[in-house]
Context: one part of a larger RNA
RNA sequence: CUCAGGAGAAGGAACUCGGCAAAAUUAUACCGUAACUUAGGGAUAAGGUAUGCCAUUUUAAAAAUGGCCUAAGAUAAUAGGCAGCUGCGACUGUUUAUUAAAAACACAGCACUCUGCAAACACGAAAGUGGAAGUAUAGGGUGUGACGCCUGCCCGGUGCUGAAAGAUUAAAAUAUAAUGUUAAAGCAUUAAAAUUAAGUCUCAGUAAACGGCGGCCGUAACUAUAACGGUCCUAAGGUAGCGAAAUUCCUUGUCGGGUAAGUUCCGACCCGCACGAAUGGCGUAACGAUGGCUGCACUGUCUCCUCCUGGGGUUCA
Numbered sequence: 001c002u003c004a005g006g007a008g009a010a011g012g013a014a015c016u017c018g019g020c021a022a023a024a025u026u027a028u029a030c031c032g033u034a035a036c037u038u039a040g041g042g043a044u045a046a047g048g049u050a051u052g053c054c055a056u057u058u059u060a061a062a063a064a065u066g067g068c069c070u071a072a073g074a075u076a077a078u079a080g081g082c083a084g085c086u087g088c089g090a091c092u093g094u095u096u097a098u099u100a101a102a103a104a105c106a107c108a109g110c111a112c113u114c115u116g117c118a119a120a121c122a123c124g125a126a127a128g129u130g131g132a133a134g135u136a137u138a139g140g141g142u143g144u145g146a147c148g149c150c151u152g153c154c155c156g157g158u159g160c161u162g163a164a165a166g167a168u169u170a171a172a173a174u175a176u177a178a179u180g181u182u183a184a185a186g187c188a189u190u191a192a193a194a195u196u197a198a199g200u201c202u203c204a205g206u207a208a209a210c211g212g213c214g215g216c217c218g219u220a221a222c223u224a225u226a227a228c229g230g231u232c233c234u235a236a237g238g239u240a241g242c243g244a245a246a247u248u249c250c251u252u253g254u255c256g257g258g259u260a261a262g263u264u265c266c267g268a269c270c271c272g273c274a275c276g277a278a279u280g281g282c283g284u285a286a287c288g289a290u291g292g293c294u295g296c297a298c299u300g301u302c303u304c305c306u307c308c309u310g311g312g313g314u315u316c317a
Base pairs, nucleotide, nucleotide: 001312002311003310004309005308006307007306008305010303011302014301019298027051028050029049030048031047036041038146052068053067054066055065056064057063069073081296082295083294084293085292086291087290088288089287093105094104109144110143111142112141113140114139115138121130122129123128147283148282149281150280152213153212154211157210158209159206160205161204162203163202166201167200168199174193176191177190178189179188180187181186214232215231216230217229218228241275242272253269254268255267256266257265
């Protein structure tokens, strides 16, 4: 020097991206226990008190009374740190074997859609098999993701479903004409007709289908703003709720809180560059080796380092 372990005056997060690491808490009994809540929880919440040995009483165990000792009685070891605000995901679960465990996946629930059974769908060249020894309270596909309150407008485009009046449209067969071959029949080729399917055009429906959800100008008796009006465009012009947000560029927006001091955090405002309703919106108790912020306790993280024990290394012999 390095690795592992131990102790530390005063201070106690001043360390640092960040309390990372360490310390602290830890048992049993009793007392006591908040907000919030889906009334189950939250909860071992939090916060306290007791704990050894001897004798007596009573014993199943506990307990009570009296006494004794220590600096210290859960005497060593083993054995939750706690609390507050907030984002995300409801939860238990799953995942990148070997840099990611998460807010990603899944999930119960919800919705749409297909499928009447020799089902849809999938595998297979087929036979056949799964679906299923099931039968629409079943099975397949897709999206969303407990629960609560809800889920607005647009069918012009794309898709899907339906309709059949019209338009368009293939091969084929039919009849006709011509040509080739030919004695003829037949066959073939060409031409122009009439007949003719799905599809496409057309017409409607459908957004928890893919998706979309505006400009400009003026206006109130201070100013400012614009409930109001005008105009253009559109299929329709973003409703409720939320909002500098896991989304806000300008931006460390502005105001308030917390700090002596806060680009983070919490609460508001709304000027949403570029939120928004199952590509779900907004809340939410409980839960989380989840992200951000704060307090108490605690400490060698630090001020600022020191010492001890052991292993390795190094140097010398």
Molecule: large-subunit ribosomal RNA, domain IV
Organism: Candidatus Vidania fulgoroideorum